[in-house]
Molecule: transfer RNA
Organism: Xanthobacteraceae bacterium
RNA sequence: CUCCCCGUAGCUCAGUCGGAUAGAGCGUAGGAUUCCUAAUCCUAAGGCCACUGGUUCGAAUCCAGUCGGGGAGGCCA
Numbered sequence: 001c002u003c004c005c006c007g008u009a010g011c012u013c014a015g016u017c018g019g020a021u022a023g024a025g026c027g028u029a030g031g032a033u034u035c036c037u038a039a040u041c042c043u044a045a046g047g048c049c050a051c052u053g054g055u056u057c058g059a060a061u062c063c064a065g066u067c068g069g070g071g072a073g074g075c076c077a
Stems, first nucleotide, its partner, number of pairs: 001073007010026004019057001028044005050066005
């Protein structure tokens, strides 16, 4: 330098025939239970779907660019 893949909650991930309020487990907070913990159960908070622009009635999803991460290849005068 070229090509490919990925970026969704604090962490690990689902959701990619475009469809209205974006989800799970773990973790966190509060509560129940217990003499107290642990375990268990209930509830809640937590997300600009990396960013910008575009297409569309409608975008996490499609297109372009940018940023970041990973992989393959090339070059190394």